Transfer RNA from Electrophorus electricus, 71 nucleotides, folded computationally.
Model confidence (mean pLDDT): 81 of 100.
It matches the Rfam family "tRNA". By type it is a transfer RNA. From the family's description: Transfer RNA (tRNA) molecules are approximately 80 nucleotides in length.
RNA sequence: AGGAAGAUGACAGAAUGGUAAUGUGAUUGGCUUGAAACUAGUUCAUGGGGGUUCGAUUCCCUCUCUUCUUG
Numbered sequence: 001a002g003g004a005a006g007a008u009g010a011c012a013g014a015a016u017g018g019u020a021a022u023g024u025g026a027u028u029g030g031c032u033u034g035a036a037a038c039u040a041g042u043u044c045a046u047g048g049g050g051g052u053u054c055g056a057u058u059c060c061c062u063c064u065c066u067u068c069u070u071g
Base pairs, nucleotide, nucleotide: 001070002069003068004067005066006065007064010024011023012022018054025043026042027041028040029039030038047063048062049061050060051059
């Protein structure tokens, strides 16, 4: 320098156009003499900007960052 893939909560990780699952975590209650385990709630997210669309995590462009690869 060329090519490819990716960016979703505190962390991991789904969702190929119709308002984002799940697990871990945190927190509150129950259970317990108290804790752990178990159990019922609560909490928290789409990298920045623009475009297409009635509607974008999803499609397009661009920027930033990360990884892989060719030389």